Predicted 3D model of a 73-nucleotide RNA (transfer RNA) from Cohnella terricola.
The sequence is in RNAcentral, with records from Rfam.
Lineage of the source: Bacteria > Bacilli > Caryophanales > Paenibacillaceae > Cohnella.
It matches the Rfam family "tRNA". Rfam classes the family as a transfer RNA. Its family is annotated with triplet codon-amino acid adaptor activity in the Gene Ontology.
[in-house]
């Protein structure tokens, strides 16, 4: 220098031929226990990396940028 993949909750991640975003762990509360743990139930937590475009509607499609990783030179 050229090419490719990825970016979603505190963390690990799923999702999508475009139509109100889910799970495990962690966290909070409750049940259980003499107490703790386990287990069970409930809850909180996300402007889906940023800026634009397309569209009635974008986490999803397109372009650019940023960051991480990989390949080629």
């Nucleotide at each position: 220098a050229g090419g490719g993949a990825c970016a979603u909750a505190g963390u690990u991640u799923a999702g999508c031929a475009g139509g109100u975003a889910g799970a495990g762990c962690a966290c909070u509360c409750g049940a259980c226990u003499g107490a703790u743990a386990u287990u069970c139930g409930a809850g909180a937590g996300g402007u889906c990396g940023c800026c634009g475009g397309u569209u009635c509607g974008a986490u999803u499609c397109c372009g650019g940028c940023u960051g991480u990783c990989c390949c080629u030179a």